[in-house]
RNA sequence: AUAAUGGAGAGUUUGAUCCUGGCUCAGAACGAACGCUGGCGGCGUGGAUUAGGCAUGCAAGUCGUGCGUGAAAGUGGUAGCAAUACUGCGAGUAAAGCGGCGAACUGGUGAGUACAAGGUGAAUUACGUGCCCUUGAGUGGGGGAUAACCCGCCGAAAGGCGGGCUAAUACCGCAUGGUUUCCGAAAGGAAUAAAGCAGCAAUGCGCUCGAGGAUCGGUUCACCUCCCAUUAGCUAGUUGGUGGGGUAAUGGCCCACCAAGGCUACGAUGGGUAGCUGGUCUGAGAGGAUGGUCAGCCACACUGGAACUGAGAUACGGUCCAGACUCCUACGGGGGGCAGCAGUCUAGAGGCUUCGUCAAUGCCCGAAAGGGUGAACGAGCGACGCCGCGUGCGGGAUGAAGGCUUUCGGGUCGUAAACCGCUUUUGUUUGGGAAGAAUGCCUGUGUCGUGAACAUGGGAGGGACGGUACCAGACGAAUAAGCCUCGGCUAACUCCGUGCCAGCAGCCGCGGUAAGACGGAGGAGGCAAGCGUUGUUCGGAAUUAUUGGGCGUAAAGGGCUCGUAGGCGGACCAGCAAGUCUGGCGUGAAAUCUCCACCGCUCACCGGGGAGAGGUCGCUGGAAACUGCUGGUCUGGAGUUUGGCAGAGGGUCGUGGAAUUCCAAGUGUAGCGGUGGAAUGCGUAGAUAUUUGGAAGAACACCUGUGGCGAAGGCGGCGACCUGGGCCAAAACUGACGCUGAGGAGCGAAAGCUAGGGGAGCAAACGGGAUUAGAUACCCCGGUAGUCCUAGCUGUAAACGGUGGAUAUUAGGUGUGGGGGGUAUCGACCCCCUCCGUGCCGCAGUUAACACAUUAAAUAUCCCGCCUGGGAAGUACGGCCGCAAGGUUGAAACUCAAAGGAAUUGACGGGGGCCCGCACAAGCGGUGGAGCAUGUGGUUCAAUUCGACGCAACGCGAAGAACCUUACCCAGGCUCGAAAUGUAGUGGACAGGUGUAGAAAUACACCCUCUUCCUUCGGGAAGUCGCUAUAUAGGUGCUGCAUGGCUGUCGUCAGCUCGUGUCGUGAGAUGUUGGGUUAAGUCCCGCAACGAGCGCAACCCUUACUAAUAGUUACCAGCGGGUAAUGCCGGGGACUCUAUUGGGACUGCCUGUGAUAAACAGGAGGAAGGUGGGGAUGACGUCAAGUCAUCAUGGCCCUUACGUCUGGGGCUACACACGUGCUACAAUGGCCAGGACAGAGAGACGCAAGACCGCGAGGUGGAGCAAAUCUUCAAACCUGGUCCCAGUUCGGAUUGGAGUCUGCAAUUCGACUCCAUGAAGUUGGAAUCGCUAGUAAUCGCGGAUCAGCAUGCCGCGGUGAAUACGUUCCCGGGCCUUGUACACACCGCCCGUCACACCACGAAAGUUGGCUGUACCAGAAGUCGCUGUACCAACCCGCAAGGGAGGAAGGUGCCGAAGGUAUGGUUAGUAAUUGGGGUGAAGUCGUAACAAGGUAGCCGUAUCGGAAGGUGCGGCUGGAUCACCUCCUUU
Repeated sequence: AUAAUGGAGAGUUUGAUCCUGGCUCAGAACGAACGCUGGCGGCGUGGAUUAGGCAUGCAAGUCGUGCGUGAAAGUGGUAGCAAUACUGCGAGUAAAGCGGCGAACUGGUGAGUACAAGGUGAAUUACGUGCCCUUGAGUGGGGGAUAACCCGCCGAAAGGCGGGCUAAUACCGCAUGGUUUCCGAAAGGAAUAAAGCAGCAAUGCGCUCGAGGAUCGGUUCACCUCCCAUUAGCUAGUUGGUGGGGUAAUGGCCCACCAAGGCUACGAUGGGUAGCUGGUCUGAGAGGAUGGUCAGCCACACUGGAACUGAGAUACGGUCCAGACUCCUACGGGGGGCAGCAGUCUAGAGGCUUCGUCAAUGCCCGAAAGGGUGAACGAGCGACGCCGCGUGCGGGAUGAAGGCUUUCGGGUCGUAAACCGCUUUUGUUUGGGAAGAAUGCCUGUGUCGUGAACAUGGGAGGGACGGUACCAGACGAAUAAGCCUCGGCUAACUCCGUGCCAGCAGCCGCGGUAAGACGGAGGAGGCAAGCGUUGUUCGGAAUUAUUGGGCGUAAAGGGCUCGUAGGCGGACCAGCAAGUCUGGCGUGAAAUCUCCACCGCUCACCGGGGAGAGGUCGCUGGAAACUGCUGGUCUGGAGUUUGGCAGAGGGUCGUGGAAUUCCAAGUGUAGCGGUGGAAUGCGUAGAUAUUUGGAAGAACACCUGUGGCGAAGGCGGCGACCUGGGCCAAAACUGACGCUGAGGAGCGAAAGCUAGGGGAGCAAACGGGAUUAGAUACCCCGGUAGUCCUAGCUGUAAACGGUGGAUAUUAGGUGUGGGGGGUAUCGACCCCCUCCGUGCCGCAGUUAACACAUUAAAUAUCCCGCCUGGGAAGUACGGCCGCAAGGUUGAAACUCAAAGGAAUUGACGGGGGCCCGCACAAGCGGUGGAGCAUGUGGUUCAAUUCGACGCAACGCGAAGAACCUUACCCAGGCUCGAAAUGUAGUGGACAGGUGUAGAAAUACACCCUCUUCCUUCGGGAAGUCGCUAUAUAGGUGCUGCAUGGCUGUCGUCAGCUCGUGUCGUGAGAUGUUGGGUUAAGUCCCGCAACGAGCGCAACCCUUACUAAUAGUUACCAGCGGGUAAUGCCGGGGACUCUAUUGGGACUGCCUGUGAUAAACAGGAGGAAGGUGGGGAUGACGUCAAGUCAUCAUGGCCCUUACGUCUGGGGCUACACACGUGCUACAAUGGCCAGGACAGAGAGACGCAAGACCGCGAGGUGGAGCAAAUCUUCAAACCUGGUCCCAGUUCGGAUUGGAGUCUGCAAUUCGACUCCAUGAAGUUGGAAUCGCUAGUAAUCGCGGAUCAGCAUGCCGCGGUGAAUACGUUCCCGGGCCUUGUACACACCGCCCGUCACACCACGAAAGUUGGCUGUACCAGAAGUCGCUGUACCAACCCGCAAGGGAGGAAGGUGCCGAAGGUAUGGUUAGUAAUUGGGGUGAAGUCGUAACAAGGUAGCCGUAUCGGAAGGUGCGGCUGGAUCACCUCCUUU
């Protein structure tokens, strides 16, 4: 010195996952605005909207050294009484005028402009240039006017007219004429200038004609420079030429003539938008956005047009004309142009002072002094931005008070404060005090010719800012902190209030009574004189992808082929040098940006200096690998020729048989046909059936095959003719002739259209019959277009392999079609190799996954098409095409935060497979009908307390409401409370008894009246009770959706999980699936799994058999005693039984099946056999299931009441509906009489015998018994009798009467007894329940609760059946698999019409504007042309008059702005009405789609229908299920 400093993500689709994909956030920035707040300084910056309108002042003047004039106020003097007159100064001043220069700069704005602009680079041999510099030459001699001024006139004014006087560096001739201009080849000829001023002077400043330079401009060229193709064709001065005109200059710039060109898919023309650039913002960069301040260029100056003057203008502060607006006016006529600086109004969210100074820097004028300058420099205002400073620093724990919170212990604000010490930036005040100042002027000096110029002294004067920056003194912590946030993203958490309200919100989303999300508070976090919000841009966004994306299924391959332009292109050699690489030169203004151990402001921002960077730039030299171009060559790509081969390839013409229907005839008789079942229909006028003959049209069975052919659509009997393409083999030839292909052209299923035929079958529409709630459908009977042919049109399909074409490379295996070769053979096979097609499996690789995998979705190259969130929408409008239907191209407003793909786990299916269950079936008995009991709903009521609601609420909580219970209602009371605890105080009682009042609670009165211990006898301590106060109690009040616990249910179903490993990106999978088997995830085998846990089973209880032991209250065989009789007694321990410990049953044994397993079937033995029967036992979980009223409990609520006490009432009501039961309807029965046999329990507030009384309930009385001891009738059954099929000798409701018992009490409201009464009911509709053996059914007995009160509940035994073929169906469940648009999980999801509200959009008779085209009318100002007879001083002729030259008013012609007429185009607004679309907690109708979605769905088309939609034709699988075929895999 060069290179290099540079890249972060997150939230949100799902039950979860991966992907696609949008939305949103974190960053930076701003001429900003708004909200809250606000101490200081520096530097910047400040009308972005209305190029809307403007009051007022200022912004361009200057020169007397170009010229002619020339005041006044005031103040002096003289005269005069004064008015006044004259005169000096003021003053040659002010002032206007002629003339010169400037006014074309500076300053403002961005309307217009997509090119007449701008940027970069060139060109000008096609040009100009005042002032400035250099240089050459000249500056002679004349003339006539005119402003100002004076006079007069017109006018309101602005202004104008006439007459008269006058000057110039104003004007006009003449002379001269160089290197100027013109003519000419040249010689030569012709034409054209000038001004003076200052100075005593030298001289200076000027002037004129040239040349050169510089500067500033004009013009031209190349490249670059926004969007729309729903703008595709544009153009007559248009393109070019010749000749003119015009210009400073080229040029159709203009004109005449001639030719017919010019531009355009590399986007012309048209429309929209826009000043361009240096730069600015962002970004890693590439890019994207932008063009404010500063700088360069352009354009504009109220709108439109035009020229004049001038070096320069088509002129911001000039002129003319037209128009709009505004002002003045005497109504006749005039004036004006802030997009200059200030300022004002309007509109707006929104942007400043009617400031100072020319001191500096510039500019203009001037010789200069100087003058002017709203340029500029400064100040003012605004936190608008950037940068900097401050609001104090150190110590200080009792961790103060106070706030907040709390689990009540504490924690936190917090060293924070107070308090002590220190400092003084800032502030206030006082004093000092700059730089910015250099010129110029006056006067010297030096160089020198006094002089100019330069250098250098001295002097006077000179600063708006500003007494500012800065410095110093004094004072004193004194004067100075807010804003936002705290659910996640995203740093920061609690309390209270609120209760889907109020509100928040960037996205996801918070809020419905415990809100970290709303509001407040405390605390915390972030930034800080600011902080947030809003808006905009870039980023993140690889979300337009050049860097750097995709297209099988997510959005996306054109329906297919041919082919134009274009893009890309095989091998070798040579040349050129456009691309490419490289060197040099020029340029890329300054500012900006980057860098500098460079500098100046205290630092920084800022300013100055240096370097760098910045380009598809221009010129020039070089290289030649690659691309390109030119030339030559080659054969591999491509093609041609030869010989074969296969084929539903295409077209035309013929031809064949089967079948269907129809017609004719025969036979024949009552049905046929059709369906889930029917009906419509056909048939006795003879159908269907059957036989023969005939007619017609359409389609071609078998062969037929993941076989063949074709570009795709598509193509199928057979034959002939015409014809396209492909494959193979071997040679020869051409020599890159190739690939792709925007536009374009052709082909293109079905449906549909036009015309003409044809019409058998089928069949949209339509008719009828069914089904259904309906059925515009599915099913059936008919049936027309159509389907067929010819000639045209249409141009679309799920036109699909959802996969564009071409080329090359990259493991294999195995079928199949076509060809060739090898081997072999007599030959055909077989076997092997190879090329082309067509399938399946599979490696690497790819993929989000599924899957693809030499026929790629792999690896690469080339070309084309297409995509960029969902909906609106393939819609609207416009264009093109079409006869129409419609096709093609193809948006936006608005709306949502998703829409989507693949795969996973579940759940579900009117999917499949396997299996189980009193699930069905087979049976038995019920319920549903009656009466009654009981529960519930409903109704009623003062109250009928509350809870439970499909199964899994309803004889449920309640194992028992007359009071109590009791929670409800009415009434009467109490308030530390009916009950509990602590503290403090006080008293000695409390309890008990009696009386009065009362419904009672309660109140009052009287009687009686503390205990224990210690003691110094004063008292103290403890206990207990009452009262008072306080802290608290109490609540069956609310929330079971805040909870614990408990419970129900799926379900006693066989399941539910984990660890490690493995597989998968992942959710997850595997294990747990599979083959068997079981009641069972029971067991066995296999297996990337190996193990384990909770469940199953077993262990427990009971029952069935048995042994041992033990015998009282049980038992009694044998022995003895006794009785009328009885284990009654002595005894016994045998039996039964009791109750403890054991045994026994385990597929243990046999046979068979099975895989030699597990297991199953049968058998033996056994009391019992395959879990022997029964019970207890309930996995992970589901139902926000039930319970705050068992209990417990958070929160909320009540506190002289929602607490508590008492009396009475209610929970027991009653038109009705339902559930669960009891009793019946009778003879398998009722009644009467007689006679038998249990088990399990209970008993002291109890069970109660015998006896007596009562018809009975029961009473009296009381033996015995705290129990194997006492108490307790079993009933059905059996035997006999009676009843004789009836509302009965069935049935017992209801009612009347009389009683009994319990209890304080039986009325509301108990049970039972007796007498009497004697209802419904004669076996129960639809429907529905239980039960598989000691079960159902039937019979009685006991117990809990309980004073009393069961038809309920829980138990007990007696008698004791029937049936199960079987798993098709209903219900429930388990496993595997499949589909899914479901996940709140099918009680799911979801479509369309209609109705209502709102929103945006389209169409529309019209209507109103903008822009614009064409044709025409008219034509201002003005340039140019012609004319020019009014008029005119300079020059010429002329004595003059006059004439000429020239000028010129006027007239006229072309052009020509505004304007007008007619007719188009385009765009925007608006509109009665109308169309669809979107959105919207609970509307209506249906059920289209998702499962086989109950008719598989979808695509195109046609038709029909309230609507989703239905149907026809063709197509697709993105269809489930079953079977078959083929291929594949494994053996």

This is a predicted structure of a 1531-nucleotide RNA (small-subunit ribosomal RNA) from a Candidatus Sumerlaeaceae bacterium. Its Rfam family is "Bacterial small subunit ribosomal RNA". The organism belongs to Candidatus Sumerlaeaceae, within Bacteria. Its mean pLDDT, the model's own confidence on a scale to 100, is 83. The sequence was found in a public genome assembly.